[in-house]
This is a predicted structure of a 77-nucleotide RNA (transfer RNA) from Candidatus Kuenenbacteria bacterium HGW-Kuenenbacteria-1.
The coordinates come from a structure-prediction model, not an experiment, and the mean pLDDT is 80.
Its Rfam family is "tRNA". By type it is a transfer RNA. Its family is annotated with triplet codon-amino acid adaptor activity in the Gene Ontology.

RNA sequence: CGGGGUGUGGCCUAGUGGAUUAGGGCAUCUGGUUUGGGACCAGAGGACCGUGGGUUCGAAUCCCACCACCCCGACCA
Numbered sequence: 001c002g003g004g005g006u007g008u009g010g011c012c013u014a015g016u017g018g019a020u021u022a023g024g025g026c027a028u029c030u031g032g033u034u035u036g037g038g039a040c041c042a043g044a045g046g047a048c049c050g051u052g053g054g055u056u057c058g059a060a061u062c063c064c065a066c067c068a069c070c071c072c073g074a075c076c077a
Stems, first nucleotide, its partner, number of pairs: 001073007010026004028044005050066005
């Protein structure tokens, strides 16, 4: 320098043929149970999707640029 991949709550992950309020697990909080803790049961809060822009009535999803990480190749010594 060229090519490819990944980026979604604190962590992991689904959704990536454009339209349900972005779903699930762990964790956290509250209540119940228990002498207390753990486990279990019930409930609650938290992400608008790496950043910016564009297309569209409508974008996590399509397009462009950039950022971070990973892989491959090239080049130089």